[in-house]
Context: one part of a larger RNA
RNA sequence: GCCAGGGAGUUUAAGGGCGUGGCAAGGCUAGCGCCGAAGCGAAAGCAAGCGGGUUUAACCCCUCGUCAGAAAUGGCGAGCAGUCACUCCCUUAAGACCCGAAGCCAAUGUGAACUACGCGUGGGCAGGUCGAAGUCCGCCUGAAGGUGGAUGGAGGACCGCAACCAGUGCUAGUAUAUUCUGCUUGGGUGACCCACGGGUAGGGGUGAUAGUCCAAUCGAACUUGGCAAUAGCGGGUUCCCCUCGAAGUAUAUCUCAGUAUAGCCUCUUUGGAGGUAGGUUAUAGGGUAGGGCACUGAUUAUCAAGAACGGGGUCGAAAGGCCUCACUUGAUCGUCAAACCUCGAAUCUAUAACCACCGAAGAAAAAGGGAGUCGGGUUCCGUUGGGUAAGCUAGCGGGCCGUUACGGGAACGACCGUACCUGGGGUUAAGGCCCCAAAAUCUAGGUUAAGUGUCAAUCGCAAAGAAGGUUAUAUCCUAAAACAGCUGGAAGGUAGGCUUAGAAGCAGCCAUCCUUUAAACAACGCGUAAUAGCGGACCAGUCUAGGGUAUAACUUUCCAAGAGGCUCGGGACUAAGCCUAGUGCCGAUACCCCAGAGUUUGCAUCUUUUGAUGCAAAGCUAGUAGGGGGGCGAGCUGGUUUGGCAGAAGUAGGGGCGUAAGUUCCUAUGGACAAACCAGUUAUGAAUAUCCUGGU
Repeated sequence: GCCAGGGAGUUUAAGGGCGUGGCAAGGCUAGCGCCGAAGCGAAAGCAAGCGGGUUUAACCCCUCGUCAGAAAUGGCGAGCAGUCACUCCCUUAAGACCCGAAGCCAAUGUGAACUACGCGUGGGCAGGUCGAAGUCCGCCUGAAGGUGGAUGGAGGACCGCAACCAGUGCUAGUAUAUUCUGCUUGGGUGACCCACGGGUAGGGGUGAUAGUCCAAUCGAACUUGGCAAUAGCGGGUUCCCCUCGAAGUAUAUCUCAGUAUAGCCUCUUUGGAGGUAGGUUAUAGGGUAGGGCACUGAUUAUCAAGAACGGGGUCGAAAGGCCUCACUUGAUCGUCAAACCUCGAAUCUAUAACCACCGAAGAAAAAGGGAGUCGGGUUCCGUUGGGUAAGCUAGCGGGCCGUUACGGGAACGACCGUACCUGGGGUUAAGGCCCCAAAAUCUAGGUUAAGUGUCAAUCGCAAAGAAGGUUAUAUCCUAAAACAGCUGGAAGGUAGGCUUAGAAGCAGCCAUCCUUUAAACAACGCGUAAUAGCGGACCAGUCUAGGGUAUAACUUUCCAAGAGGCUCGGGACUAAGCCUAGUGCCGAUACCCCAGAGUUUGCAUCUUUUGAUGCAAAGCUAGUAGGGGGGCGAGCUGGUUUGGCAGAAGUAGGGGCGUAAGUUCCUAUGGACAAACCAGUUAUGAAUAUCCUGGU
């Protein structure tokens, strides 16, 4: 993991509510007494409507009771329905639906067989090295003493793979909780190691101190108890069908993982005719978008004027003057604003009328019972703040997901289509129609040569720039010969004048004429120190039929770098790409048709009943949390009835019925009990809790 069995809203009390039943101004209790029938006032005390309006609940007017008040007036109350029991729902107190802490406390509680440290009695330490004090002898010496040689055997001394203890590195291999093995390593006469006995106990011990160790448990052991500790946190919570159907917001909170009230959902009752999500028109409201610069500010350029201070410059011995910048004012030109407005939409909001739609199959409104919700998400759909940006963050309005299937988007919560009772048939939507794969290798006209492309959008679009292609339009030149190429010419006054060392077409300044010509610039570029030289404009010849320019649209390439399947979902495609127009087809739980079921409601008949049957209508039948309704099944008990040795329950296989929980029949096995209906009752339904026990 799987299988079987077990496994979670219970019980009591006190309240609230729907329903049902009994009695009723009373009800209930054995009784005391409790609730109700009268209130107001702190109290003394005083003490009430078979009036009216009206959408009779609530409210209003009048009246009345009482309290406050000098009064006015105001508060509470008065039109009589309760009470007891039972089912169900909810609240509160209790373990309170079940399971789950880490922890806290208690005990004449248990532990020192592990380990820590004392105590007692014992045991162990191959071999080798160094050679302290002391002692002896010799020599030196006045003394104290010195010195040499022996002897001696000290030491938390040395070496050490002996034993014994430890455990540095490889962190090698091995190992179901600190293991073992190998190589390497530390101590190895000491603060050494070991055995046995005995001691210290839990806020306590022990500690060469690491919060170490105290039986695989230690920043407070273990066991049992308090104990079902508490958990705003996590997990789980068991049969079916029908019906309606949310919220992730506001306010408050030692509050932000919670809760309360409101909002949004549901059920019941009252109510009894209106209602307003849409459209049009009219009338109001507004200061956004836009626009603007009259205000508040910002701001470009120019002009004019001003003058107290200031900055800079200049003249002057100084006083002072002049110019300018900045400043102030005015004018012109050009701009900007969420916290500017002389202006000013659309959408929007309110009211009214009309239309439309909903509504006696019951509108608006109100009261009461039960909730859940307070982590939202996304979509350039629109819009705003923050941010370089984000599948980012914070809003507002709408959609969707959440709670929603189905078809399309390769796959996909949100995009597109469209929303679901059951069965059958047909038609379409989005999107598609070469094959995978249903339907066009469809029709007509363009376009692309790059595999460009074959991507509606999000996820997930690469840019500036460079070089082409095609088409269209406009315009200019052209058989009096264009455009390109080739051949030739491109002169003279003159080296124009000035400047300059020089300036000759070509440093710079000024001017830019005249002549000869087919044409030729007082020169467009390169070049020289200056000349020279080479092209260009311009002209002729040759050649020969189109050539040049501009604009627009579409389109291609480069730019362009990532790790198997490189990618349009794939194959692959020259259309099966892109653009334009068209026809047909495919394609969904959508739409239509047929048949059926349910729900709600109406009507009719029957009926003690909220029931049964029949007919009819609907614009009904998606659904998480959640509300409401109706059922199925299990154990036990009572009543009524029935089956069973001519074979009960159970078990196995098979056939029917029911929307479902389920139920029924047949056969075999089995061998003695079992079932239906009406009631009552509950330790009543499992797939999940790292659930428990057993099996495997």